[in-house]
Predicted 3D model of a 71-nucleotide RNA (transfer RNA) from Atule mate.
């Protein structure tokens, strides 16, 4: 250079075109003599750009990162 996959909350995975979902973690409460468990609550995400659709995480271009094969 070429071709392939992969990109979603602070991490870990779900949604396969129809309200973006859970665990863990964070955070404030309760509970405790303090912490730790524990129970409630709450914050936080689709790598960006454009297209197709009434309707995109999901389909399709380009484009940016990371692997990986060839060169």
């Nucleotide at each position: 250079g070429u071709g392939a996959a992969u990109g979603u909350a602070g991490u870990u995975u779900a949604a396969a075109c129809g309200c973006a979902a859970a665990a863990c973690g964070c955070u404030a409460g309760a509970u405790u003599g303090u912490g730790a468990u524990u129970c409630u609550a709450g914050a936080a995400a689709u790598g960006g750009a454009g297209g197709u659709u009434a309707a995109a995480c999901u389909c399709c271009u380009c484009u940016c990162g990371u692997u990986c094969a060839c060169c």
Taxonomically the source falls in Atule (Eukaryota, Eumetazoa, Gnathostomata, Clupeocephala). The same sequence occurs in records of 2 taxa. The sequence is in RNAcentral, with records from ENA.